Two RNAs folded together computationally: RNase P RNA and transfer RNA, 451 nucleotides in total. Rfam match: Bacterial RNase P class A. By type it is a ribozyme. Its mean pLDDT, the model's own confidence on a scale to 100, is 79.

[in-house]
RNA sequence: CGGAGUGGCCGAGACGGUCGCCGGCGGUGUCUUUGACAACGCGGGAGGAAAGUCCGAGCUUCGCAGGGCAGAGUGCUGGCUAACGGCCAGUCGGGGCGACCCGAAGGACAGUGCCACAGAAAGCAAACCGCCCGCGCGCUUCGGUGCGCGGGUAAGGGUGAAAGGGUGCGGUAAGAGCGCACCGCUCUCUCGGUGACGAGAGAGGCACGGUAAACCCCACUCGAAGCAAGACCAGAUAGGAGUCGCGCGGCCCGCGCUAUGACUCCGGGUUGGUUGCUCGAGCUCGUUAGCAAUGGCGAGCCUAGAGGAAUGACCGUCGCCGGCCGAGGGUAACCAAGGUCGGAACAGAACUCGGCUUACCGACCGCUCCGACGA
RNA sequence: GCCCAUGUAGCUCAGUCGGUAGAGCACGUCCUUGGUAAGGACGAGGUCAUCAGUUCAAUCCUGAUCAUGGGCUCCA
Numbered sequence: 001c002g003g004a005g006u007g008g009c010c011g012a013g014a015c016g017g018u019c020g021c022c023g024g025c026g027g028u029g030u031c032u033u034u035g036a037c038a039a040c041g042c043g044g045g046a047g048g049a050a051a052g053u054c055c056g057a058g059c060u061u062c063g064c065a066g067g068g069c070a071g072a073g074u075g076c077u078g079g080c081u082a083a084c085g086g087c088c089a090g091u092c093g094g095g096g097c098g099a100c101c102c103g104a105a106g107g108a109c110a111g112u113g114c115c116a117c118a119g120a121a122a123g124c125a126a127a128c129c130g131c132c133c134g135c136g137c138g139c140u141u142c143g144g145u146g147c148g149c150g151g152g153u154a155a156g157g158g159u160g161a162a163a164g165g166g167u168g169c170g171g172u173a174a175g176a177g178c179g180c181a182c183c184g185c186u187c188u189c190u191c192g193g194u195g196a197c198g199a200g201a202g203a204g205g206c207a208c209g210g211u212a213a214a215c216c217c218c219a220c221u222c223g224a225a226g227c228a229a230g231a232c233c234a235g236a237u238a239g240g241a242g243u244c245g246c247g248c249g250g251c252c253c254g255c256g257c258u259a260u261g262a263c264u265c266c267g268g269g270u271u272g273g274u275u276g277c278u279c280g281a282g283c284u285c286g287u288u289a290g291c292a293a294u295g296g297c298g299a300g301c302c303u304a305g306a307g308g309a310a311u312g313a314c315c316g317u318c319g320c321c322g323g324c325c326g327a328g329g330g331u332a333a334c335c336a337a338g339g340u341c342g343g344a345a346c347a348g349a350a351c352u353c354g355g356c357u358u359a360c361c362g363a364c365c366g367c368u369c370c371g372a373c374g375a
Numbered sequence: 376g377c378c379c380a381u382g383u384a385g386c387u388c389a390g391u392c393g394g395u396a397g398a399g400c401a402c403g404u405c406c407u408u409g410g411u412a413a414g415g416a417c418g419a420g421g422u423c424a425u426c427a428g429u430u431c432a433a434u435c436c437u438g439a440u441c442a443u444g445g446g447c448u449c450c451a
Stems, first nucleotide, its partner, number of pairs: 001371008010362001013318007021045002024042003028038004047346001051357002054355005059226004066253004071222005076090005091105001092103004106217002111215002113211003128157002130153010165183006184206001185204008230275004239266006245257003268450002282301008320343006328335002376447007385400004394431001402418005424440005
C1' cells in the first nucleotide's frame, strides 16, 4: 500500500430563526361550584430496530384443593440470569492458507416404518460382466481356444445417495483381515479435567449401512388466556327462547357451586368517565469480584404516556457524498480553489421488560490475519 | 394493539404419515352443423408465495420472510 476478518459506538447531519402539534406544572381570566375552556410562562416529547410477534418473564383474571393420561417444547459440557429456544466460556464436528466463521450437536443392538428409479443384489446381503478350478462336447498348428454345466471368488468393471473398513506388502488356482505394517473402529485399564472430552498403554481381525427437522425411547421443562386482561363510577334499555349443567380451557378421577341457578342463542341499550399507566429485573458515572456473560457496593438522575393516536413544516448559514464545468499545478496518470445540479437510509411508541430475527444511506474508534514492496 | 387461519394452472379447489402434481370451469386446434351453441377428440398452461436448512430426494418436515383473509369493547 492492497485485500480480508472481528469488536465497539453513533445514526431526523450541525447551528440559528419563524409558525404549529401532544402531555405535565404554575399563577391569571371567563363560565353554573368540584370542574371545563381561553391566552400566557416554565419544562418534557420515538428507535436501534419502536418492526416481525418468534421465544421468555412481570402484571391481571379464570375457585388461594389436587392427581393421572394426552399434548407441546428443549436436547454436547460448565456457568450467568427473574426466566428463556437467550448470553458467556469451553468440548467435538465442518469450512477457510490464516485472522476467524458455522453447527436443532442425546439415542439407530428397546421396538416399528421407509430407502423411489437404476442395479444381479438395498438389509439376519447379493454372482450381471469379469477372474479361477473341474467335467462334457466341438475345433486345433497339441501351446490352447469356443460353447454348455457344476463350483470358488466381493480384488477389478458396471448401477446407485449408499454395495458389510482404507492403503501397501505377503499369500492364493483366483481371491479374501487369510496373515502382517500403518491409519480407522470396538472393548478394557491408567493419567489429566468439575464436566463435555483429551492423552497414553494393552487387547480384539472388524462384529455395528442410512434416516429420529419418521413414529418412537430417554432426560428435563410447561395450566390457560391476554391491558380490547382486569377494577371502579355514571347513564340508557325489553325482554324472549333453548339446554341441564358449570367450574383450570383435550379427556378421566376427585372436589366445589347450583334451580330466586348456570350456560348458549335471538332481541334491546350504550359507543361515556376514572384506573390499570409508567420509578423500573430503570439510566449514567465510578469502583470491585470474575477470562467473560454477569454480580456486589457507592454517588448522581427521572427520561413520551396519547387513547385512532402528538413528536411536524418552512427559511437561512455551514458541513458530507455523487455527477458536470473548471482558475491553476503536473511529462503523464492525476490533483485541485471555486461554480452549478442532485442526494442523505430503514422505519415510527400504544401495559411494561429480557432476548432473537429481519430491514437500513452512511459516519467514527480499535484489534487481528494474508499478500506485495522498502529498511 | 392482541389472537388465529390461508397461500398449488387464468379462476375455484384436490393432493401427499417425503419418491418428479391433478380435477372442474376457462383457453387453443380439429371433428360435428348450412352457421352458432351444446357435444366429442387432442393439446397447451405450474418458480406448488419467497429464501435457507434436514434428507440420497421436499408441494409435504423445520426455521425465517412476504402477502391475503378472519375474530376480539362495555351494560342489563